Large-subunit ribosomal RNA, domain IV from Zavarzinia aquatilis, 328 nucleotides, folded computationally. The RNAcentral record of the full RNA draws on ENA and SILVA. The coordinates come from a structure-prediction model, not an experiment, and the mean pLDDT is 88.

Context: one part of a larger RNA
RNA sequence: CGAUGCUGAAGGAACUCGGCAAAUUGACCCCGUAACUUCGGAAGAAGGGGUACCUGCUUUUGCGCAAGCAUAGGCGGGUGGCACAGACCAGGGGGUAGCGACUGUUUACUAAAAACACAGGGCUCUGCGAAGUCGAGAGACGACGUAUAGGGUCUGACGCCUGCCCGGUGCCGGAAGGUUAAGAGGAGAUGUGCAAGCAUUGAAUCGAAGCCCCGGUAAACGGCGGCCGUAACUAUAACGGUCCUAAGGUAGCGAAAUUCCUUGUCGGGUAAGUUCCGACCUGCACGAAUGGCGUAACGACUUCCCCACUGUCUCCAGCAUCGGCUCA
Numbered sequence: 001c002g003a004u005g006c007u008g009a010a011g012g013a014a015c016u017c018g019g020c021a022a023a024u025u026g027a028c029c030c031c032g033u034a035a036c037u038u039c040g041g042a043a044g045a046a047g048g049g050g051u052a053c054c055u056g057c058u059u060u061u062g063c064g065c066a067a068g069c070a071u072a073g074g075c076g077g078g079u080g081g082c083a084c085a086g087a088c089c090a091g092g093g094g095g096u097a098g099c100g101a102c103u104g105u106u107u108a109c110u111a112a113a114a115a116c117a118c119a120g121g122g123c124u125c126u127g128c129g130a131a132g133u134c135g136a137g138a139g140a141c142g143a144c145g146u147a148u149a150g151g152g153u154c155u156g157a158c159g160c161c162u163g164c165c166c167g168g169u170g171c172c173g174g175a176a177g178g179u180u181a182a183g184a185g186g187a188g189a190u191g192u193g194c195a196a197g198c199a200u201u202g203a204a205u206c207g208a209a210g211c212c213c214c215g216g217u218a219a220a221c222g223g224c225g226g227c228c229g230u231a232a233c234u235a236u237a238a239c240g241g242u243c244c245u246a247a248g249g250u251a252g253c254g255a256a257a258u259u260c261c262u263u264g265u266c267g268g269g270u271a272a273g274u275u276c277c278g279a280c281c282u283g284c285a286c287g288a289a290u291g292g293c294g295u296a297a298c299g300a301c302u303u304c305c306c307c308a309c310u311g312u313c314u315c316c317a318g319c320a321u322c323g324g325c326u327c328a
Base pairs, nucleotide, nucleotide: 001323002322003321004320005319006318007317008316010314011313014312019309027051028050029049030048031047036041038157052079053078054077055076056075057074058073059072061070062069063068080084092307093306094305095304097302098301099299100298104116105115120155121154122153123152124151125150126149132141133140134139158294159293160292161291163224164223165222168221169220170217171216172215173214174213177212178211179210183206184205188201189200190199191198192197225243226242227241228240229239252286253283264280265279266278267277268276
């Protein structure tokens, strides 16, 4: 000097990215227990009190013929200690907000989460030799199942809901017309030949699906405007005009895990608050199953605050053990 334990005056988070680490709490019995809530919970909420030993009375149950022994309590009196769940073992608690409903799963060896999954919801395909998948094939899985089934895909408990756009892309349907391959077709043309012929070439016309075309479809991929004016203070604009669009963002939420300007503004909390909570709305660039907004319970998740507690700190000190170091 380091590591691991332990103790500490006064203060008590002033430490720090952050109470990280440590400390506190801890068992059983009794009392008591809020908001909120899906009425189950929240809850061991929180917060209090008791606990050893001796002794008196009394009750319970079992066994026993009984005396009694064992067992579990209740009430009272007393004794000792610093301390009676006397060591060990053994929850710190509360409030707010975000995200994810939950229990689960995951980067074997830097990430356990808000990521994945999930029950529930939707769309879509599939009529059975099913669709789909594997295989060159036979064949197999699906399934010894049969649409209350199976596959794909999105969403993700529950509650309230899920607006407008089918112009583009995709998918589904349609078949009149246009286009169109092989093929059919052969008007003609060319070569050769005396010719018959042989060979080559070949215009109309008839030819599928697809594409064009016509419809449908957004819990399919996706998208969801601009400028100008206007009210008897001002400001603002319910209102009007105009341009563009397939349609111009509805409900709800909003400086948000999303807000650049920004430490926005106001309020709360602090003596003092770039974080936090509640509002406002000027949403750079929220928004409805790439789901929107809420939500009890849950979380080794994230944020802020409070109580308790402490060597985290003011500010370090001492002790024990092990190492290092010096000397032998």